């Protein structure tokens, strides 16, 4: 080159057309509690890789593009 997989908070991660201005755990911040830490509890913050098409309506289909992997094939 050809195909096939993935990409979502900061970190694992759930879901994949209207329930989502996206759920959870860990973080992180801040309250409580506690003689203090810790550990519990309460509340914050923080994601869907980019671009374009399909749709009333996409994070979710789809095509390209970057990034990772993975098969198969040329060359040395």
């Nucleotide at each position: 080159g050809u195909c096939c997989c993935g990409u979502u908070c900061g970190u694992c991660u759930a879901g994949g057309g209207g329930u989502c201005u996206a759920g959870g755990a860990c973080g992180c911040c801040g309250g409580c509690c506690u003689u203090u830490c810790a550990a519990g509890c309460c509340g914050g913050c923080a994601a869907c890789a980019c671009g374009g098409g399909u749709u009333c309506g996409a994070u979710u289909c789809c095509c390209g593009u970057a990034c990772g992997g993975g098969a198969c094939g040329c060359c040395a």
The RNA shown here (transfer RNA) has 76 nucleotides and comes from a Magnetococcales bacterium. It matches the Rfam family "tRNA". Rfam links the family to the GO term triplet codon-amino acid adaptor activity.